[in-house]
Context: one part of a larger RNA
Molecule: small-subunit ribosomal RNA, central domain
Organism: uncultured bacterium
RNA sequence: CUGGGCUUAAAGGGUGCGUAGGCGGUUUGAUAAGCAGGGUGUGAAAUCCCAUAGCUCAACUAUGGAAUUGCGCUCUGAACUGUCGGACUAGAGGAAUGUAGGGGUAACCGGAACUUGCGGUGGAGCGGUGAAAUGCUUUGAUAUCGCAAGGAACACCAAUGGCGUAGGCAGGUUACUGGGCAUUUUCUGACGCUGAGGCACGAAAGUCAGGGUAGCGAACGGAAUUAGAUACUCCGGUAGUCCUGACUGUAAACGCUGAGCACUUGGUCGAGGGGUACUCCAUAGCCCCUUGGUCGUAGAGAAAUUGGUAAGUGCUCCGCCUGGGGAGUAUGGUCGCAAGGCUGAAACUC
Numbered sequence: 001c002u003g004g005g006c007u008u009a010a011a012g013g014g015u016g017c018g019u020a021g022g023c024g025g026u027u028u029g030a031u032a033a034g035c036a037g038g039g040u041g042u043g044a045a046a047u048c049c050c051a052u053a054g055c056u057c058a059a060c061u062a063u064g065g066a067a068u069u070g071c072g073c074u075c076u077g078a079a080c081u082g083u084c085g086g087a088c089u090a091g092a093g094g095a096a097u098g099u100a101g102g103g104g105u106a107a108c109c110g111g112a113a114c115u116u117g118c119g120g121u122g123g124a125g126c127g128g129u130g131a132a133a134u135g136c137u138u139u140g141a142u143a144u145c146g147c148a149a150g151g152a153a154c155a156c157c158a159a160u161g162g163c164g165u166a167g168g169c170a171g172g173u174u175a176c177u178g179g180g181c182a183u184u185u186u187c188u189g190a191c192g193c194u195g196a197g198g199c200a201c202g203a204a205a206g207u208c209a210g211g212g213u214a215g216c217g218a219a220c221g222g223a224a225u226u227a228g229a230u231a232c233u234c235c236g237g238u239a240g241u242c243c244u245g246a247c248u249g250u251a252a253a254c255g256c257u258g259a260g261c262a263c264u265u266g267g268u269c270g271a272g273g274g275g276u277a278c279u280c281c282a283u284a285g286c287c288c289c290u291u292g293g294u295c296g297u298a299g300a301g302a303a304a305u306u307g308g309u310a311a312g313u314g315c316u317c318c319g320c321c322u323g324g325g326g327a328g329u330a331u332g333g334u335c336g337c338a339a340g341g342c343u344g345a346a347a348c349u350c
Base pairs, nucleotide, nucleotide: 004321005320006319007304008303012318014201015200016199017198021194022193023192025088026087027086028085029084030083031082033081034080035077036076037075038074039073040072041071042070049065050064051063052062053061054060091191092188093187094186095184096183097182098181099180103177104176105175106174107173108172109171110154114150115149116148117147118146119145120144121143125136126135162169163168206247207246208245209244210243211242215241216240220236221235222234223233258317259316260315261314262313263312266295267294268293269292270291271290272289273288274287275286276285299306300305323350324349325348332343333342334341335340
């Protein structure tokens, strides 16, 4: 390379946008690069293969043929691919009218709880645990009432529910703003799919600078437990958690399942939109599109399972895998302030 794979055995990139490249709808004309056929030149000889012949046979040797699957030139063909031109609307996109939503950004506002401070009542304990102790408390705690301040998070609604490319998104209002879906069949006319590099986004923790700090709380101190207890339990508590700006770029970033298109029996539950017969209106019903689940047919699968949201049947493009350990280590490169990230071996060993 061929071949085989990637839910769980090794293997889908964290996600998107997109460059090169690869692939690409219907119809028509031209062309003849690919493609197909003929002719011709060349494709050294030997070797290989076939048929004969010569050494007594064979090995060996000789003669003739075939082959040399290639390349060039030339003539012809025009289905398919390509190229150029014309046309189309089923893909794709735009428009109009509606519509659901914790999609995003910013500002403002709200109540419950908590902590602290001040004041009132009150007067001995509180707190904590398996039991205790450390801790708090007559300088008046805990409890309770009032006032004030502060920071963080938003009970119920709430759902197997919604939105978002993923990460993720939930008190309320306003402003700005992205995407989706349905209907109309109004416009463009293949404008498409994928996507090596690249660029952007990317939970938590962590880093830098400046703020903020109620609660919680790595580290740390103390009390217990214990043989010990660098833990589990308890009392405290700093970074952090929050905000602004800038880094980091990783996760069981999971559906452990890449993206797109087409096709392939059904049942049932939810969400969004539309249509429809009843005399009229509305609801239920029925039908269509989109979307989230669940059960299951055929099929697939080692099985578990999956099964129109495929892991079925096919096509296109990308990423990745090739025994375990050594090892996501060493080294080099590159990115980062650092922590570290990305790329990524071998010896040896089983």